[in-house]
Molecule: transfer RNA
Organism: Planctomycetota bacterium
RNA sequence: GGGCCCUUAGCUCAGUCGGUCAGAGCAGGUGACUCAUAAUCACUCGGUCCCAGGUUCGAGUCCUGGAGGGCCCA
Repeated sequence: GGGCCCUUAGCUCAGUCGGUCAGAGCAGGUGACUCAUAAUCACUCGGUCCCAGGUUCGAGUCCUGGAGGGCCCA
């Protein structure tokens, strides 16, 4: 220098063909249970979908550029 892949909640990750889909588990908070703790159960909190543009009636999803990370080639 070139190619490919990833970036979504505090962490690990889903998200179909562009159309009520912004979610799950864990973590946190509250409560139940228990002599108490752990475990378990219920409820709840938590989002600039990496950034900036573009296309579209409508973008987490498509296009362009950029940023960070990983792998490969030279």